Description: Model confidence (mean pLDDT): 86 of 100. A computed fold for a 256-nucleotide part of an RNA from a Lachnospiraceae bacterium, annotated as large-subunit ribosomal RNA, domain VI. The organism belongs to Lachnospiraceae, within Bacteria. It matches the Rfam family "Bacterial large subunit ribosomal RNA". Rfam links the family to the GO terms ribosome and structural constituent of ribosome.

Context: one part of a larger RNA
RNA sequence: CGGAAGAUAUUUGAGAGGAGCUGUCCUUAGUACGAGAGGACCGGGAUGGACUGGCCGCUGGUGUACGGUUGCAUAUCAGAUGCAUGGCCGGGUAGCAAGCCGGGAAGGAUAAACGCUGAAGGCAUCUAAGCGUGAAGCCCUCAAGAAGAGAUAUCUCAUCUGAAAAGAGUAAGACCCCUUGAAGAACACGAGGUAGAUAGGGCAGAGGUGGAAGUACAGUAAUGUAUGGAGCUGACUGUUACUAAUCGGUCGAGGG
Numbered sequence: 001c002g003g004a005a006g007a008u009a010u011u012u013g014a015g016a017g018g019a020g021c022u023g024u025c026c027u028u029a030g031u032a033c034g035a036g037a038g039g040a041c042c043g044g045g046a047u048g049g050a051c052u053g054g055c056c057g058c059u060g061g062u063g064u065a066c067g068g069u070u071g072c073a074u075a076u077c078a079g080a081u082g083c084a085u086g087g088c089c090g091g092g093u094a095g096c097a098a099g100c101c102g103g104g105a106a107g108g109a110u111a112a113a114c115g116c117u118g119a120a121g122g123c124a125u126c127u128a129a130g131c132g133u134g135a136a137g138c139c140c141u142c143a144a145g146a147a148g149a150g151a152u153a154u155c156u157c158a159u160c161u162g163a164a165a166a167g168a169g170u171a172a173g174a175c176c177c178c179u180u181g182a183a184g185a186a187c188a189c190g191a192g193g194u195a196g197a198u199a200g201g202g203c204a205g206a207g208g209u210g211g212a213a214g215u216a217c218a219g220u221a222a223u224g225u226a227u228g229g230a231g232c233u234g235a236c237u238g239u240u241a242c243u244a245a246u247c248g249g250u251c252g253a254g255g256g
Base pairs, nucleotide, nucleotide: 001145005156006155007154008153009152010151011150015142016141017140018139021049022048023047024046025045026044027043033038051103052102053101054100055099059098061096062095066090067089068088069087070084071083072082073081074080107138113133114132115131116130157255159168160167161166173251174250175249176248177193178192179191180190181189198244199243200242201240202239203238204237205236207233208232209231214227215226216225217224218223
């Protein structure tokens, strides 16, 4: 830009893409076959590889929150902080993905094709009546620029200037802007913008760490015990307008 007004949702599926893989073992069966050596088709089952979708419940990894600890510094003690790869070390929530769970199939009707029985036409013949075997597709994703431009539901309404063309302000709606996300290179996509739980903060909890500081007591002291499952706590759960999404701006129909 088109899809003969402008929108918002939900869709059909022409078409396109993906997948389709495969090993070993058991059984059928040491059977058929074969002089023997050897050794099946068909069918049934088990377990793997690679690929692929989902998820952290399990086992672990990472994980600057927590704790321990070394040297130096902050004049000194205590307490705390900084630097040394996060100084090093211990365990560790969320997230991530090693791991875990799932997938390839089955079934039926058919095409071409191959058959059975079988006349018309004493034979023959898959066909005329009748009966079989036999693929893909049917699974997943995208998809109406599929110009053959589809469908359904709902919303907005016939303003102003102009002879017309065109222009202007609007409607529904959308965007800019802002708070942001299990979304993300940017863009896009999703949740929100005070009629509000979108993010941060607060509060309560979960989970983690592992017993804070101060004080008292014991001990010459190092240190230990009590107060006290203490103190601290990134991502998790719930709740709460305390803070910030304020105020604003730009587009956007007039139809046969």